[in-house]
Context: one part of a larger RNA
RNA sequence: ACCAACGAGUUAGCUGUGCGGCGCAUGGUUAAGGGAUUAAUACCCCGGAGCCACAGUGAAAGCGAGGGUGAAUAACCCGUAAGUGUCGCGCACUAGACCCGAAACUGAGUGAUCUAUCCAUGGUCAGGUUGAAGGUAGCCGAGAGGCUGCUGGAGGACCGAACCGACUAGUGCUGCAAAACUAGCGGAUGAAUUGUGGAUAGGGGCGAAAAACCAAUCGAACUCAGAGAUAGCUGGUUCUCCUCGAAAUAGCUUUAGGGCUAGCCUCAUAAUAAUAACAGUAGGGGUAGAGCGCUGUUUAGACUAGGGGACGAAAUAAGUCUACCAAAUCUAGAUAAACUUCGAAUACUACUGCGAGUUUUAUGGGAGUCAGACAGUGACAGCUAAGUGCCAUUGUCAAAAGGGUAACAGCCCAGAUCGCCAUCUAAGGUCCCAAAUAAAGUCUAAGUGGAAAAGGAUGUAGAAUUGCGUAUACAACCAGGAGGUUGGCUUAGAAGCAGCCAUUCCUUUAAAGAGUGCGUAACAGCUCACUGGUCUAUGCGAUUCCGCGCCGAAAAUAUAGCGGGGCUCAAGACUUUAACCGAAGAUGCGGAUGGUAUGUGAUUUCGAUCACGUACCGUGGUAGAGGAGCGUUCCUGUCAGCGUCGAAGUCGAACUGUGAAGUUUGAUGGAGCGUCAGGAAGUGAAAAUGUUGGU
Numbered sequence: 001a002c003c004a005a006c007g008a009g010u011u012a013g014c015u016g017u018g019c020g021g022c023g024c025a026u027g028g029u030u031a032a033g034g035g036a037u038u039a040a041u042a043c044c045c046c047g048g049a050g051c052c053a054c055a056g057u058g059a060a061a062g063c064g065a066g067g068g069u070g071a072a073u074a075a076c077c078c079g080u081a082a083g084u085g086u087c088g089c090g091c092a093c094u095a096g097a098c099c100c101g102a103a104a105c106u107g108a109g110u111g112a113u114c115u116a117u118c119c120a121u122g123g124u125c126a127g128g129u130u131g132a133a134g135g136u137a138g139c140c141g142a143g144a145g146g147c148u149g150c151u152g153g154a155g156g157a158c159c160g161a162a163c164c165g166a167c168u169a170g171u172g173c174u175g176c177a178a179a180a181c182u183a184g185c186g187g188a189u190g191a192a193u194u195g196u197g198g199a200u201a202g203g204g205g206c207g208a209a210a211a212a213c214c215a216a217u218c219g220a221a222c223u224c225a226g227a228g229a230u231a232g233c234u235g236g237u238u239c240u241c242c243u244c245g246a247a248a249u250a251g252c253u254u255u256a257g258g259g260c261u262a263g264c265c266u267c268a269u270a271a272u273a274a275u276a277a278c279a280g281u282a283g284g285g286g287u288a289g290a291g292c293g294c295u296g297u298u299u300a301g302a303c304u305a306g307g308g309g310a311c312g313a314a315a316u317a318a319g320u321c322u323a324c325c326a327a328a329u330c331u332a333g334a335u336a337a338a339c340u341u342c343g344a345a346u347a348c349u350a351c352u353g354c355g356a357g358u359u360u361u362a363u364g365g366g367a368g369u370c371a372g373a374c375a376g377u378g379a380c381a382g383c384u385a386a387g388u389g390c391c392a393u394u395g396u397c398a399a400a401a402g403g404g405u406a407a408c409a410g411c412c413c414a415g416a417u418c419g420c421c422a423u424c425u426a427a428g429g430u431c432c433c434a435a436a437u438a439a440a441g442u443c444u445a446a447g448u449g450g451a452a453a454a455g456g457a458u459g460u461a462g463a464a465u466u467g468c469g470u471a472u473a474c475a476a477c478c479a480g481g482a483g484g485u486u487g488g489c490u491u492a493g494a495a496g497c498a499g500c501c502a503u504u505c506c507u508u509u510a511a512a513g514a515g516u517g518c519g520u521a522a523c524a525g526c527u528c529a530c531u532g533g534u535c536u537a538u539g540c541g542a543u544u545c546c547g548c549g550c551c552g553a554a555a556a557u558a559u560a561g562c563g564g565g566g567c568u569c570a571a572g573a574c575u576u577u578a579a580c581c582g583a584a585g586a587u588g589c590g591g592a593u594g595g596u597a598u599g600u601g602a603u604u605u606c607g608a609u610c611a612c613g614u615a616c617c618g619u620g621g622u623a624g625a626g627g628a629g630c631g632u633u634c635c636u637g638u639c640a641g642c643g644u645c646g647a648a649g650u651c652g653a654a655c656u657g658u659g660a661a662g663u664u665u666g667a668u669g670g671a672g673c674g675u676c677a678g679g680a681a682g683u684g685a686a687a688a689u690g691u692u693g694g695u
Stems, first nucleotide, its partner, number of pairs: 001695006011095003015092010027052003033046003056063002066078004098236002101233001105226006116200009125190001127159003130155001134151007163187003167184005202218001204214002239629006249262005263369002265366007274359001278353006289342001290340002295336008306325002308322004372397007380389002402413003417591004422587003428581003431565003437578007449567001455551002459548002462545007476534005482507003487501003513528001517526002592619012630684001632681006639674001641673002649668008
């Protein structure tokens, strides 16, 4: 890992509550116990003790179809309906209470054959080196003492095997090994090491101290027990079909991933039209917008207190002036969530109508939900950041499949009862992949389409305004572009062209600036404005608006920003026309089923129920509520049931049923098994890092 088997809402109660069945209701019912009988604890008969009900109300005395409060005869509150026993089912409660799962806590015991420390008694340490004290001999010295040789053999001394350890690297890492091996390494007469026997025990020991060690277990050992501890947590929870179908919100919570009540779902009963939507009528409002009268903010101007500055004056002042600041006031213009003289659309409330193929309300039983997600719209927070946070509102997903969007819960279209090799459409599409297309008129040249801004540009289509132009424009070419004068000032110089000044003037002219740019140290030189000529036009400029394009445009494996191929009078964009394709949508035909209405028949406790039809409306679904069934094991009855002329089981086949499943039949197998009506459950597995076994 696979296969098989096993594996989870059970049982009980001095219970409670609701629904259903049955009994009695002139209330219901017995318990323990007793009697008779029996195979029996079955069944029958006693037993009324007790319980519920039959009257409530008040704190109570009490009163009583009434009672209480109250001064009250008012007002208010509670009352003035048949129950009870038993069985079944739902739920709750108490119990382990659907199953598995802690870490822990407590008690009683077992452990020091591992290891820590200690006690008793023994063992072990090759070989080599160093050479302390002391001793002795000689010498030196007045002495104290010293020196030299020999001797001696100390040391938590040195080197290094056994032995003990474990510093480094490698190998090993389903190992040789739950800690080893290889090569090196440290100690090796000592606080050394080791044999045997003994001591200390779990909040305790022991510890040259690491919370180390106490039998591969230690921040509190192990075994058994309390014990099925507890687990607001995680995981799992087994057959089928049918009807309806949520929530992720509010309030409170040592509460926030849990709960309780309400909200939303379901079932039953009852009321009936009480209901959504739509229409009409009547309401209140202060949002959007708007506005500036108020409250604030704010711009310009006018006017004018006050202030600053200047003049003035011996000084303080008066006074005068003011290109300064400026209250109030006036004129004009702005602005606001916490401004309003105003003020919608919606929404909300009430009434009336319509609405019956849609709903509502009340009471009671059962829930689940309290982590929501994205999208559009209105706000806040944030950076008018976020696949961000938090509200409101609508939708979808959640719990929704189908078609579209290349792929893609939350976007667009559309809500799957089942079948059909039928038809029509939605969104979206119609060159090929790939179902389906043509036509008319324009635009785009950028592969724009098929990502982006400020900004930039003789891209190009259209529109408008305006100027010049056959008295020849615009462009090009030829020629001129002068004189006073080098204007004045400044300056080393300043001559059109560093800078400053100027009513920048006058003259000659077809025209020519006291000069448009380049240039020079300054001149010079080139050029422009301006003029003439040549040439020639439904032409040449300027501005504005608008359609589509261009640049702006840099990212990491590979084109890679149309899904691809590929597309240019498109297969791109805009306008228009007519077709078609396209879904589980709609329609058609057939089947199933729920509800409502209705017909016929049967039954009836007269409430109704069942069967077969008809018409209409329905039938996506998680949590969840409700209903109807299938199958397994055992028991009772039943079929004078089946079976060696072949039961169950196993392997196939055909058929039936919406399904769980069933029937028949072939082979195998070799002794038991079923139908129908009931009853009782150890009653259904794919999941639980499930348990056990097998491979």
Model confidence (mean pLDDT): 85 of 100.
This is a predicted structure of a 695-nucleotide part of an RNA (large-subunit ribosomal RNA, domain II) from a Candidatus Peribacteria bacterium.
Rfam family: Bacterial large subunit ribosomal RNA.
It was read from a public genome assembly.